Large-subunit ribosomal RNA, domain II from a marine sediment metagenome, 699 nucleotides, folded computationally.
The full RNA is in RNAcentral, with records from MGnify.
Model confidence (mean pLDDT): 83 of 100.
Context: one part of a larger RNA
RNA sequence: GGCAGGGAGUGUACGUAUGUGGUGAGGUGAAAGCCAAAGCGAAAGCGAUUGUCCGCAGCACCUCGGUGUGAGGGACGUGGUAUGAACUGCCAUUAAUCACAUGCGUACGACCCGAAGCCAAGCGAUCUAACCCGGGGCAGGACGAAGUCUCUCUGCUGAGAGAUGGAGGUCCGUUAGAGGUUCUGGGCUCAAUCCGUUCUCGUGACCCCGGGAUAGGGGUGAAAUGCCAAUCGAGCUUGGCAAUAGCGGGUUCCUCCCGAAAUAGCCCUUAGGCUAGUCUGACCGGAGAUAGACUAUGGAGUAGAGCACUGAUUGAGUAGGUAGGAGGUGAAAGCCUUCACUACUCUGUCAAACUCCGAACCCAUAGUCGUCGUAGAAGGUUGGAAAAGGGGUUGGGGGGUAAGCCCCUGAUCCGAAAGGGAAACAACCCUGCUUGUGGUUAAGGCCCCAAAGUACUAACUAAGUGUAAGCAAAGGCGUCUUAGAUUUAAGACAGUGAGAAGGUUAGCUUAGAAGCAGCUAUCCUCUAAGGAGUGCGUAACAGCCCACUCACCGAAAUCUAAGGCCCUGAAAAUGGACGGGACUAAGUUAGUCGCCGAUACCACAAUGCUCCGAAAGGAGAUCACGUAGGGAGGUGCUUUGCGGGAGUAGAAGCCUUUCUUUAAGGAAAGGUGGAUCCUGCAAAGAUAAGAAUCCUGCC
Numbered sequence: 001g002g003c004a005g006g007g008a009g010u011g012u013a014c015g016u017a018u019g020u021g022g023u024g025a026g027g028u029g030a031a032a033g034c035c036a037a038a039g040c041g042a043a044a045g046c047g048a049u050u051g052u053c054c055g056c057a058g059c060a061c062c063u064c065g066g067u068g069u070g071a072g073g074g075a076c077g078u079g080g081u082a083u084g085a086a087c088u089g090c091c092a093u094u095a096a097u098c099a100c101a102u103g104c105g106u107a108c109g110a111c112c113c114g115a116a117g118c119c120a121a122g123c124g125a126u127c128u129a130a131c132c133c134g135g136g137g138c139a140g141g142a143c144g145a146a147g148u149c150u151c152u153c154u155g156c157u158g159a160g161a162g163a164u165g166g167a168g169g170u171c172c173g174u175u176a177g178a179g180g181u182u183c184u185g186g187g188c189u190c191a192a193u194c195c196g197u198u199c200u201c202g203u204g205a206c207c208c209c210g211g212g213a214u215a216g217g218g219g220u221g222a223a224a225u226g227c228c229a230a231u232c233g234a235g236c237u238u239g240g241c242a243a244u245a246g247c248g249g250g251u252u253c254c255u256c257c258c259g260a261a262a263u264a265g266c267c268c269u270u271a272g273g274c275u276a277g278u279c280u281g282a283c284c285g286g287a288g289a290u291a292g293a294c295u296a297u298g299g300a301g302u303a304g305a306g307c308a309c310u311g312a313u314u315g316a317g318u319a320g321g322u323a324g325g326a327g328g329u330g331a332a333a334g335c336c337u338u339c340a341c342u343a344c345u346c347u348g349u350c351a352a353a354c355u356c357c358g359a360a361c362c363c364a365u366a367g368u369c370g371u372c373g374u375a376g377a378a379g380g381u382u383g384g385a386a387a388a389g390g391g392g393u394u395g396g397g398g399g400g401u402a403a404g405c406c407c408c409u410g411a412u413c414c415g416a417a418a419g420g421g422a423a424a425c426a427a428c429c430c431u432g433c434u435u436g437u438g439g440u441u442a443a444g445g446c447c448c449c450a451a452a453g454u455a456c457u458a459a460c461u462a463a464g465u466g467u468a469a470g471c472a473a474a475g476g477c478g479u480c481u482u483a484g485a486u487u488u489a490a491g492a493c494a495g496u497g498a499g500a501a502g503g504u505u506a507g508c509u510u511a512g513a514a515g516c517a518g519c520u521a522u523c524c525u526c527u528a529a530g531g532a533g534u535g536c537g538u539a540a541c542a543g544c545c546c547a548c549u550c551a552c553c554g555a556a557a558u559c560u561a562a563g564g565c566c567c568u569g570a571a572a573a574u575g576g577a578c579g580g581g582a583c584u585a586a587g588u589u590a591g592u593c594g595c596c597g598a599u600a601c602c603a604c605a606a607u608g609c610u611c612c613g614a615a616a617g618g619a620g621a622u623c624a625c626g627u628a629g630g631g632a633g634g635u636g637c638u639u640u641g642c643g644g645g646a647g648u649a650g651a652a653g654c655c656u657u658u659c660u661u662u663a664a665g666g667a668a669a670g671g672u673g674g675a676u677c678c679u680g681c682a683a684a685g686a687u688a689a690g691a692a693u694c695c696u697g698c699c
Stems, first nucleotide, its partner, number of pairs: 001699006011108013026035003039046002049077001051076004058069004078092004111250004118240006129214001131212007138204001140172003143168001147164007177201003183196001185195002216232001218228003253634006263276005279384006288372003292369008304357001305355002310351003315346006324339006389414003393410001395408004419430003434606007444596003447581003453593001455592006466583002474568003478565010495552005501525003506520003531546001535544002607624002609620004635688001637685010653672008
């Protein structure tokens, strides 16, 4: 890993709701007793409705419009009680109780599996820690302490030299033995600490053997929270024990009906609960309800706008001038100017915590329409739940007008929603899937992949722009269009050929300043025209252009503004993406007619569900998706009871094939097998396997 078998909502007690049954103002138990028949009050204690009205079902009558009565139901009154005045609280016009079944709750292991831990009693020092008793072991070499001897020196204690001597937690050392530094070598391995290499100690606080004693909040510890049998911030074994777990995993057949929530409040609460809201089942109730549209009447202070208030704020003016600052003047007092400040007038603005104003939308209440409702709405009672949210979008806040970001808000979708489109793509567009057959459309498409136009009309684009949701400021004498203005056959614009002069080197300044460093002025003449000069240039001149004029030429030119498409701006990591091929339209703009295209819509059938009906039969245009969850009905397995059957002429089981129900499933035939099995109605359950790093066995 595979296969087979096993494997999880159970039992008791109590409570509660529903269903069924028994009895019934009582029920039940062997009985004590318990529940019910009266409540209220802390207690002493006191102690209750057959009164009125409305009215559903039903019943009766009916001229079919209704009328009468009216259990249950509703309203009012009345009564009991409490200190009880009140529009105060509770209660009163009789239904319970016992049993069984089912749902849920509480206590217990309480659906199953899963801790780390806590406590108790025992077992461990054959590993290891330190200790006690008795033993054993350490090649060889080196250094050469004290002491001693001899000699020399010396007044003396003594000093020196040479020998001798053999000290040491001394040195070297793969002696034996002990350790375990480096390669951060090898290593799923010989090994749950080994191997290789290298290294350290090696007469000592040394190493080793045998025996003994110290035990779990305890030992031992040259102290590392180390070691105490591969286990140590408290050993191991068994027990308490099925500890507890708001956490993790798992939880076994089918179909049908409905169908959520991820919000609010509270909680040592945010991984969880309780209550409400939301979902579902049952019952009561008995006529209205209100998602939509319109109208009417009210409400409000948002968007916008405004500056009338509160604040902020541009410029100007007028006035005040003090207790402010600066300047001027004066011997001083003071005076004058200005700024700041205050007030007013005009002007230009701003505000979530400003408003003289003020929408749309929204909310409330009525009415009409629509829709739903006696096939039972509104409302109420009661059983059972589930419950990290998320995306795009409206209006906002936080952030950086960042985030697949965080927090509100309204509707929506996903969640729990299939189908078609968007290449692929939970929430984007179209559209809400019972089962079939045929047709019509939606979004989106119609050259090929690939269903349907190589459709039509008029333009634009030359960039493969584009066919994609998707890039800025700034640029473009790319090209198309629109509008306006000006020049032009009295010749424009461009080009070419000429001229562009004189007073004068204007004056000043300056070393110089001559059109052209700078300042001032900017006239006159000759002219077709020519500036006291537009630029280059010189030290200054010179020189070259320009403005301006003429001629040649011969038809449009110039400027401004706006728009369409296109270009530049334009950078990401293996080679590469319009989905691809490819396309000059099969791109873009405006328009037209066709067609394709879904589980949508239509038609015809069928099934289920709900409802009407005694049934037959009928209605559902406006029933049929569905997670958590609620409800209903079924299938299979085992055992038992009461009946009915099958079987050695072959039961069950197993294998194969065939038929069949909406499904769980059911049936038949053949083979194998060799003795039990099926069925109707009931009852009971250790009752259904694919998952739990599930358990056991086999391979």